[in-house]
Model confidence (mean pLDDT): 87 of 100. Predicted 3D model of an 88-nucleotide RNA (c-di-GMP-I riboswitch aptamer) from Aneurinibacillus danicus. The model forms 95% of the base pairs in the Rfam consensus. Taxonomically the source falls in Aneurinibacillus (Bacteria, Bacillota, Bacilli, Paenibacillaceae). The sequence was found by an Rfam model in a public genome assembly.
RNA sequence: UAACGAUAAAGGCAAACCUAUCGAAAGAUAGGGACGCAAAGCCACGGGUCUAAGGUUCCAUGGGAAUGAUGAUAGCCGGGUUACCGAA
Numbered sequence: 001u002a003a004c005g006a007u008a009a010a011g012g013c014a015a016a017c018c019u020a021u022c023g024a025a026a027g028a029u030a031g032g033g034a035c036g037c038a039a040a041g042c043c044a045c046g047g048g049u050c051u052a053a054g055g056u057u058c059c060a061u062g063g064g065a066a067u068g069a070u071g072a073u074a075g076c077c078g079g080g081u082u083a084c085c086g087a088a
Base pairs, nucleotide, nucleotide: 004086005085012037013036017032018031019030020029021028022027035075041081042080043079045078046077047076048073049072050071055067056066057065058064059063
């Protein structure tokens, strides 16, 4: 330096759920809380998944349906990038 990842050490993050706020929603943020995580740090570039406000179309009316990311997810996978420790 590149891999690898202990019943090591020092630390770290925080699912579900609850409360508050934001959002059309998916979801996000903060506090509580721990299912898990060796990149569960960061980046939506490729694929996947979720949502469907605005738009468009249809039905035909004060609404309903379809479509579709520009929205979301890095704790779905791949890729990029940075990083703590050091047994085998």